Predicted 3D model of a 114-nucleotide RNA (SAM riboswitch aptamer (S box leader)) from a Gammaproteobacteria bacterium. The coordinates come from a structure-prediction model, not an experiment, and the mean pLDDT is 85. The source organism's lineage runs through Bacteria, Pseudomonadati, Pseudomonadota and Gammaproteobacteria.

RNA sequence: CUCUCAUCGAGACCAGCCGAGGGACAAGGCCCUUUGACGCUGGGGCAACCGACGCAGCCAACCACUGCGGCAAGGUGCCAACUCCUGCGACCCCGGUGGGUCGUUAGAUGAGCG
Numbered sequence: 001c002u003c004u005c006a007u008c009g010a011g012a013c014c015a016g017c018c019g020a021g022g023g024a025c026a027a028g029g030c031c032c033u034u035u036g037a038c039g040c041u042g043g044g045g046c047a048a049c050c051g052a053c054g055c056a057g058c059c060a061a062c063c064a065c066u067g068c069g070g071c072a073a074g075g076u077g078c079c080a081a082c083u084c085c086u087g088c089g090a091c092c093c094c095g096g097u098g099g100g101u102c103g104u105u106a107g108a109u110g111a112g113c114g
Stems, first nucleotide, its partner, number of pairs: 001114001003112006013043005021032003027086003044079003049075002051071001053069005083106001087104007
């Protein structure tokens, strides 16, 4: 980095450094930001993908696999706003240049193959 699968309405902040932009990309909206954002470092936390444990299913049995449960030492991840909102398609509601549901593109994170 390609591909496959799963998830994306919940949750979780302090200190130090820096100093002007930042919220993935294009544009628009909206928001954060010199009361110091973004980023970096340290600590703290959230969560439960991997994980370890137990139970059940399958099996003659074990392993593997699948499901469920509580756990959090370890590997990641995350700690403004739904992935901040707006893409595309179908359907539905509506007085409506408005709104909703489902699918899908893009993106993020994890796991696995290469």